[in-house]
Record summary:
Predicted 3D model of a 95-nucleotide RNA (THF (Tetrahydrofolate) riboswitch aptamer). Its Rfam family is "THF (Tetrahydrofolate) riboswitch aptamer". About the family: Tetrahydrofolate (THF) riboswitch was first reported for Ames et al. as an RNA motif in 5' untranslated (5'-UTR)regions of folate transport and biosynthesis genes in Firmicutes genomes. Gene Ontology term of the family: tetrahydrofolate metabolic process. The sequence was found by an Rfam model in a public genome assembly.

RNA sequence: GACAGAGUAGAAAAAGCGCGUUAAGUGCCUGCGGAUGGGAAGUUGCCGCAGGACGAAGGAGGUUGUCUCUGCGGUGCUUUUUCGCAUCCGCUGCC
Numbered sequence: 001g002a003c004a005g006a007g008u009a010g011a012a013a014a015a016g017c018g019c020g021u022u023a024a025g026u027g028c029c030u031g032c033g034g035a036u037g038g039g040a041a042g043u044u045g046c047c048g049c050a051g052g053a054c055g056a057a058g059g060a061g062g063u064u065g066u067c068u069c070u071g072c073g074g075u076g077c078u079u080u081u082u083c084g085c086a087u088c089c090g091c092u093g094c095c
Stems, first nucleotide, its partner, number of pairs: 001095001003093003010083009019073003028052007038089003058070004
């Protein structure tokens, strides 16, 4: 120097365990802040906080214990699998 490859934030699916159904959460908008392959750089994306608008699915059983079963929620966490940062440098393999 050439070629090949790995790894972030995170996403999807499945399984498990929860939460809500007395409406939190999720999603949307605005503002502020933060993290984001080992380094540089940074936002399409991600997270937190504050504010705003919108908005929902319960049913059955029953020993009456806020219990059980079954639904519902663009629901939370964990695990597994798959996917996963332009550019430059670095790393691994190979010549």